Overview: A computed fold for a 480-nucleotide part of an RNA from a freshwater metagenome, annotated as small-subunit ribosomal RNA, 5' domain.
Context: one part of a larger RNA
RNA sequence: GGAUGAACGCUGGCGGCGUGCCUAACACAUGCAAGUCGUACGAAAAAGAAAUUUUUAGUGGCAAACGGGUGAGUAACGCGUGAGAAUUUACUCUUAUGGUAGAGGAUAACUUUUAGAAAUAUUAGCUAAAACUCUAUAUGCUUUUAAUAAGUGAAAAAAGAAAUUUGCCUAAGAAAAAGCUCGCGUCUGAUUAGCUAGUUGGUAGGGUAAAGGCCUACCAAGGCGAUGAUCAGUAGCUGGUCUGAGAGGAUGAUCAGCCACACUGGAACUGAGACACGGUCCAGACUCCUACGGGAGGCAGCAGUGAGGAAUUUUCUGCAAUGGGCGAAAGCCUGACAGAGCAACGCCGCGUGAGGGAAGAAGGCCUUCGGGUUGUAAACCUCUUUUCUCAAGGAGGAAGAUCUGACGUUACUUGAGGAAUAAGCAUCGGCUAACCCUGUGCCAGCAGCCGCGGUAAUACAGGGGAUGCGAGUGUUAUCC
Numbered sequence: 001g002g003a004u005g006a007a008c009g010c011u012g013g014c015g016g017c018g019u020g021c022c023u024a025a026c027a028c029a030u031g032c033a034a035g036u037c038g039u040a041c042g043a044a045a046a047a048g049a050a051a052u053u054u055u056u057a058g059u060g061g062c063a064a065a066c067g068g069g070u071g072a073g074u075a076a077c078g079c080g081u082g083a084g085a086a087u088u089u090a091c092u093c094u095u096a097u098g099g100u101a102g103a104g105g106a107u108a109a110c111u112u113u114u115a116g117a118a119a120u121a122u123u124a125g126c127u128a129a130a131a132c133u134c135u136a137u138a139u140g141c142u143u144u145u146a147a148u149a150a151g152u153g154a155a156a157a158a159a160g161a162a163a164u165u166u167g168c169c170u171a172a173g174a175a176a177a178a179g180c181u182c183g184c185g186u187c188u189g190a191u192u193a194g195c196u197a198g199u200u201g202g203u204a205g206g207g208u209a210a211a212g213g214c215c216u217a218c219c220a221a222g223g224c225g226a227u228g229a230u231c232a233g234u235a236g237c238u239g240g241u242c243u244g245a246g247a248g249g250a251u252g253a254u255c256a257g258c259c260a261c262a263c264u265g266g267a268a269c270u271g272a273g274a275c276a277c278g279g280u281c282c283a284g285a286c287u288c289c290u291a292c293g294g295g296a297g298g299c300a301g302c303a304g305u306g307a308g309g310a311a312u313u314u315u316c317u318g319c320a321a322u323g324g325g326c327g328a329a330a331g332c333c334u335g336a337c338a339g340a341g342c343a344a345c346g347c348c349g350c351g352u353g354a355g356g357g358a359a360g361a362a363g364g365c366c367u368u369c370g371g372g373u374u375g376u377a378a379a380c381c382u383c384u385u386u387u388c389u390c391a392a393g394g395a396g397g398a399a400g401a402u403c404u405g406a407c408g409u410u411a412c413u414u415g416a417g418g419a420a421u422a423a424g425c426a427u428c429g430g431c432u433a434a435c436c437c438u439g440u441g442c443c444a445g446c447a448g449c450c451g452c453g454g455u456a457a458u459a460c461a462g463g464g465g466a467u468g469c470g471a472g473u474g475u476u477a478u479c480c
Stems, first nucleotide, its partner, number of pairs: 001480004006476005013350006019343002021308001026306003030303003035062003040059002043056005069261003078186007087178003092174005098169003101135004110125002114121002140152004157166003187233003194224003199221008236258004240251004263284005286297004314340001316339003322336001323334004353383004363374004388417006397407001424469005429450003435464005445452002
């Protein structure tokens, strides 16, 4: 000098665009953040004279594994980069002169019984399906022959008057995604030198979507290590960011990719996908309810509260746009997102007036008392209206003919008014731009370094003046 997610002091007019718990992965009141489908199904209720319509708890389907948060753990194939083979894939798209045949028994809801404070559990009865089960067949799959044979093994309907549309099953591919393996790279310490028994390899089997000590049995005795194993400490990694001429050094907020985690620890279930933030089970700590028998909960989602801290915002608006889930659609949901609010936290832009104006006014300060300086500064005259206040008009963002805008009393335009509403902070001994007076008297104090202060202090404090920057300016912290 540059930089910052900054903080603190003093000060503070506006706009645009960004950014905003770096600390306690501390604890959380309250509300919201994941639903949707009646064109899968029976039923109930409401409205209606009826036809019918509407609403929904339940069964069923899809979604809830995305999106959003955080960085605790992790020195690891975690990440980055480049290769690879033994794999899987719901929704989407394509293909098949593909298929969608037959049969059956339940069950929730509902009615009913009982227990309980509740959470909930329970008895009996009834009912439907694209829920469930069985049979048949099929390119498929498995095994064996290597003509083929044997075994295994699918399906579901709905809307419509119909045409048809949407589904369902099987197989092959595409797309995109995911799992796995390897080469190389990836912080510090030797005041950590030896480490390792599923350990290293083989055979067989099990397991997985899949290779593999992934697991088991048996066999062998290997494997790693001064090119730093093991141990200990620290840490999410990267694109990037800051600095620097570069090499390098530091860093990893916001945005983007990957990983890990969801009160702590463990486990599986469902599913195409999880060992699942707003699912389940077990254990633990904590909080809450209780009729003491037993129950409920998890903000590292958005707001918000307490605590911690030098320090970090509203319990706001809207689904109008973009995107996502469901649906045939209308549409519903969406604290993703779009916006507004708060904060000079940052960057950028604008303004606080312009021209004239010397009797160089008054006042202040200094003075050698002549004057000098503040200073064209003010007053005063002329002008302008960025900004400000008020009023009127008023978009684009809407794709898509109509309709649809949270923002929005928006941006922007026009008119009226009146210089009106708007300047501070630090420094002035040298480094370092800028000097005098008064007070103080090694005191009070200053200070980044050198150092100032003990009676004329340009270094302390105040005043005047000056210098620098300017809606900021200084200080502190950290990095280059």
Rfam family: Bacterial small subunit ribosomal RNA.